[in-house]
Context: one part of a larger RNA
RNA sequence: GCCAACGAGUUCUCUCUCGUGCUUUUGUCUAACCCCGUUUAACGGGGGGAGGCAUAGUGAAAGCGAGCGUGAAAUACGCGACAUAAAAAGCUCGAGAGUGAGACCCGAAGCCAAGCGAGCUUGCCAUGACCAGGGUGAAUCCCGCUGAAAAGCGGGAGGAGGCCCGAACCCGUGAGCCGUGCAAUACUCUGGGAUGAGUUGUGGCAAGAAGAGAAAACCUAAACGAGCUUGGUAAUAGCUGGUUCUUCCCGAAAUAGCUUUAGGACUAGCCUCCGUAAAAUAAUAUCUUGGGGGUAGAGCACUGAAUGAAAUACCGUGGAUUUUUUCCAGGCAUUUUAAUCAAACUCCGAAUACCAAGAUAUUUAGGGGAGUAAGAACCUGGGCGCUAAGGUCCAGGCUCAAAAGGGAAACAGCCCAGACCUUCAUCUAAGGUCCCUAAAUUUGAGCUAAGUGCUAGGAAGGAAGUGAAGUUCCGUCGAUAGUCAGGAGGUGAGCUUAGAAGCAGCUACCCUUUAAAAAGUGCGUAACAGCUUACUGACUAAGGGAUUUUGCACCAAAGAUCAACGGGGCUAAAGCUCAAUACCGAAGAUAAGGACGAGCACAUAAUUUUUUAUGUGCUCGUGGUAGGGAAGCGUUCCCAUUGCUGUGAAGUCCAGCUGUAAAGCGGGAUGGAGCGAUGGGAAGUGAGAAUGUUGGC
Numbered sequence: 001g002c003c004a005a006c007g008a009g010u011u012c013u014c015u016c017u018c019g020u021g022c023u024u025u026u027g028u029c030u031a032a033c034c035c036c037g038u039u040u041a042a043c044g045g046g047g048g049g050a051g052g053c054a055u056a057g058u059g060a061a062a063g064c065g066a067g068c069g070u071g072a073a074a075u076a077c078g079c080g081a082c083a084u085a086a087a088a089a090g091c092u093c094g095a096g097a098g099u100g101a102g103a104c105c106c107g108a109a110g111c112c113a114a115g116c117g118a119g120c121u122u123g124c125c126a127u128g129a130c131c132a133g134g135g136u137g138a139a140u141c142c143c144g145c146u147g148a149a150a151a152g153c154g155g156g157a158g159g160a161g162g163c164c165c166g167a168a169c170c171c172g173u174g175a176g177c178c179g180u181g182c183a184a185u186a187c188u189c190u191g192g193g194a195u196g197a198g199u200u201g202u203g204g205c206a207a208g209a210a211g212a213g214a215a216a217a218c219c220u221a222a223a224c225g226a227g228c229u230u231g232g233u234a235a236u237a238g239c240u241g242g243u244u245c246u247u248c249c250c251g252a253a254a255u256a257g258c259u260u261u262a263g264g265a266c267u268a269g270c271c272u273c274c275g276u277a278a279a280a281u282a283a284u285a286u287c288u289u290g291g292g293g294g295u296a297g298a299g300c301a302c303u304g305a306a307u308g309a310a311a312u313a314c315c316g317u318g319g320a321u322u323u324u325u326u327c328c329a330g331g332c333a334u335u336u337u338a339a340u341c342a343a344a345c346u347c348c349g350a351a352u353a354c355c356a357a358g359a360u361a362u363u364u365a366g367g368g369g370a371g372u373a374a375g376a377a378c379c380u381g382g383g384c385g386c387u388a389a390g391g392u393c394c395a396g397g398c399u400c401a402a403a404a405g406g407g408a409a410a411c412a413g414c415c416c417a418g419a420c421c422u423u424c425a426u427c428u429a430a431g432g433u434c435c436c437u438a439a440a441u442u443u444g445a446g447c448u449a450a451g452u453g454c455u456a457g458g459a460a461g462g463a464a465g466u467g468a469a470g471u472u473c474c475g476u477c478g479a480u481a482g483u484c485a486g487g488a489g490g491u492g493a494g495c496u497u498a499g500a501a502g503c504a505g506c507u508a509c510c511c512u513u514u515a516a517a518a519a520g521u522g523c524g525u526a527a528c529a530g531c532u533u534a535c536u537g538a539c540u541a542a543g544g545g546a547u548u549u550u551g552c553a554c555c556a557a558a559g560a561u562c563a564a565c566g567g568g569g570c571u572a573a574a575g576c577u578c579a580a581u582a583c584c585g586a587a588g589a590u591a592a593g594g595a596c597g598a599g600c601a602c603a604u605a606a607u608u609u610u611u612u613a614u615g616u617g618c619u620c621g622u623g624g625u626a627g628g629g630a631a632g633c634g635u636u637c638c639c640a641u642u643g644c645u646g647u648g649a650a651g652u653c654c655a656g657c658u659g660u661a662a663a664g665c666g667g668g669a670u671g672g673a674g675c676g677a678u679g680g681g682a683a684g685u686g687a688g689a690a691u692g693u694u695g696g697c
Base pairs, nucleotide, nucleotide: 001697002696003695004694005693006692011101012100014098015097016096017095018094019093021091022090023089024088025087026086027053028052029051033047034046035045036044037043038041057064058063067079068078069077070076104242105241107239111232112231113230114229115228116227122206123205124204125203126202127201128200129199130198131196133165134164135163136161140157141156142155143154144153145152146151169193170192171191174189175188176187208224210220211219245632246631247630248629249628250627255268256267257266259264269372270371271369272368273367274366282363283362284361285360286359287358288357289356290355291354297348298346299345303342304341305340307338308337309336310335311334312333314331315330318328319327320326375400376399378397379396380395381394382393383392384391405416406415407414420594421593422592423591425590426589427588431584432583433582434568435567436566440581442580443579444578445577446576447575453570454569461555462554465552466551467550468549469548470547471546472545473544474543482539483538484537485536486535488512489511490510493507494506495505518533522531523530595622596621597620598619599618600617601616602615603614604613605612606611633686635683636682637681638680639679640678641677642676643675644674651670652669653668654667656665657664658663
């Protein structure tokens, strides 16, 4: 891992609701007292209906009365009546819930008690054992020399030490190796101690809130911040996991309030089932009518913000100027004017939404059972954030959640569209129609040359890309471009300068000859020279220049494989824009047949009214998680009735038929002794999941 078997809402108590069946009642309770009985008492049973309460209310009351009171009166208010003949109560059984119990099942870490452990390890006690070899050379003693002595120096003997080196022995420093190992801590190399606070054998003592500890909360039998075993015990678990047959009907929520509350509860909201009832100041939807508002927008009339101009008053800093003076620039305030801005501005002001009335349509009280109270994306209006986030918090909507199908290559939340079943039928939606790939290589008119684009998105800025539309200028009296030619003189203008000759710089920018030619457009020289331009003529020949708006393209454009067209591939398109006609395309719609549910109508049968069952017709419906409701299938056992079976029961295997399904029926083989059907009843009643349990492979 697979297979088989086992494996989870049970039982009792009390309570609520619903249903089945039965019984009783339709005024109820007796008091004193009497009778009987016993367990001799505040006892039990029976009689006893005297009397109380109820059967009508209202008012302080008189009183009136289905009404009464308030009031002069009341349509108003307060308290009442409003009944239908069925209603109520009890018990049995069944169902759904709740309460207390293990309470649907499995699952803690833990708490407490009683015992068992020091053959591991810690410390201690008793009694034993062990430590190759080598080195160093303390005390003390002896001898010699010096010295007055104290003492010093030298030599020898000696053999101390938690001394040194290093085996056994004890340990475990660093590394390697191992790491389903040789091993639940080993092995190899290296290393520390090795006469000591040393190591070790045997025996003994100390334990669970306790021991022992050269202290690490270390150790107390391979996991100790409280050992192990058993018991209390099915501890508790607002937590995780699991929870077993079928069909049919309906179908949520992820919100509010409150909570030692936030991943849990309670109440409400939203779902479901039963069901009263036809009333009214009821609810919902649509329409009509009538309302209030201060949002979007807009505006500047208020409150503020903010820009330019002008006027006036004041201020006095700065600049120019002839001192005064004048002029320019400036500051502040008010006014005027022009153009603006605002969630906490409004002279204004929608659409929606909301409120009320009327009309139309539909629906309602009450009770039983829930689940939900982690929501998500997208579009719109906003807050926070960076007009960041697959961000977060509100509001309105929609889908997913709980929704399959078609499209978007793939893709919960986007677009289209809501799957009862069958069909090799038809029409469409979104989206598509060259091939992959169903359908147009469709029609008409344009654009794009960038593979732009063809299924995400792309800026500022730049550019004789190219199309369209305009405005304007020049042009057969010849434009623009090109070619040929000229492009001169006063003069090298003046100043400056070493020089300044058109061309470093400053000033001026005239005149002449001309078809035209600047006191010079650019290059160039030290300065000249030289080349060139403006300007002019000739040749040629019909368009040329400037500018505005706009379509499609270009650059800008950088990321980790080709690689973000789905691919092939596509260029008068298979791209983009506009227009048109076909076709394809879904579980949508339609067609045909069938199943089921609801409502209505009719018929038949049964039936006590009433209702039920069946059939036919019409209309509507049948996605579904949590969850509610309904009807069934199957298993084991029991009761009653009735059957099968050695001429072969159950079980097993195989294929067949029937039923919407759970399932059922008959046949063949195997098997070799029991097993059904019908009507009821009772449950240890249905497995694929629980790191499920046991067994097998």

Predicted 3D model of a 697-nucleotide part of an RNA (large-subunit ribosomal RNA, domain II) from a bacterium. The RNAcentral record of the full RNA draws on ENA. The coordinates come from a structure-prediction model, not an experiment, and the mean pLDDT is 81. Its Rfam family is "Bacterial large subunit ribosomal RNA".